[in-house]
RNA sequence: CGCAGGGUAGAGCAGUUGGCAGCUCGUCGGGCUCAUAACCCGGAGGCCGUAGGUCCGAGUCCUACCCCUGCUA
Numbered sequence: 001c002g003c004a005g006g007g008u009a010g011a012g013c014a015g016u017u018g019g020c021a022g023c024u025c026g027u028c029g030g031g032c033u034c035a036u037a038a039c040c041c042g043g044a045g046g047c048c049g050u051a052g053g054u055c056c057g058a059g060u061c062c063u064a065c066c067c068c069u070g071c072u073a
Stems, first nucleotide, its partner, number of pairs: 002071006010025004019056001027043005049065005
C1' cells in the first nucleotide's frame, strides 16, 4: 500500500425491513438485615467516531476522512 471486521451510556454488547435508542454489569438512592454480601424497587448517565449527502424521517442507506483489531506482502 491492499483486503476484511469494528467504533452506540463508565465496561461488555444488541438495535433484523429506515419510523419511541435498548440489555447485562457497574454507579447513585431506597427497601430488606444487628451488619455486610446476596436479593427486591427506583433513578442518573448516549444527541450513536468526525464531516457531508439522500429522504417527510438516518444508529441503520451513500461518500470522504479519523481511530482500533485481524489478514496479505

Predicted 3D model of a 73-nucleotide RNA (transfer RNA) from a Spirochaetia bacterium. The coordinates come from a structure-prediction model, not an experiment, and the mean pLDDT is 83.